[in-house]
RNA sequence: GGCCGAAUCCCUGGCAGUCAUUUCAGGGAGCGGGGAACCCAACAUCUGGGGCGAAUCCGGCGGUGAUCCACUGGAAGCGCGCUUAGCGCUAGCCCGUCAGCUAACUCCGCAGGCCGAAAUGGG
Numbered sequence: 001g002g003c004c005g006a007a008u009c010c011c012u013g014g015c016a017g018u019c020a021u022u023u024c025a026g027g028g029a030g031c032g033g034g035g036a037a038c039c040c041a042a043c044a045u046c047u048g049g050g051g052c053g054a055a056u057c058c059g060g061c062g063g064u065g066a067u068c069c070a071c072u073g074g075a076a077g078c079g080c081g082c083u084u085a086g087c088g089c090u091a092g093c094c095c096g097u098c099a100g101c102u103a104a105c106u107c108c109g110c111a112g113g114c115c116g117a118a119a120u121g122g123g
Base pairs, nucleotide, nucleotide: 001115002114003113004112008029009028010027011026012025013024014023030110031109032108033107034106035105040100048098049095050094051093052092056075057074058073059072060071062069063068077089078088079087080086082123083122084121085120
């Protein structure tokens, strides 16, 4: 100075402090997610089920006890404001036998990571 992402901004008070800044506690705005009626939908419930997220699925090939793992090809999906070409991603985590939708109501999060360039070229 930028990127992915909801993950930002502001106020009050305390400690430290020359100032700024950091840090702790609380509050507000905003953004994001879960639970939860009637009605509607569904006929599920060990092959357990479900949530956040783009992050799922189908082949080939090898290893293997395997529904697992590696490599590789493709489709859907996601990011680069839109488009075209192109480039990149396609993870990880959580609930704990339980949750369709869902107004009131209620609970929770505001992190983490990356880059000096494909933060791309044309329109």

A computed fold for a 123-nucleotide RNA from a soil metagenome, annotated as c-di-AMP riboswitch aptamer (ydaO/yuaA leader).
The coordinates come from a structure-prediction model, not an experiment, and the mean pLDDT is 82.
Its Rfam family is "c-di-AMP riboswitch aptamer (ydaO/yuaA leader)". From the family's description: This family represents a conserved RNA structure found upstream of the ydaO and yuaA genes in Bacillus subtilis and related genes in other bacteria.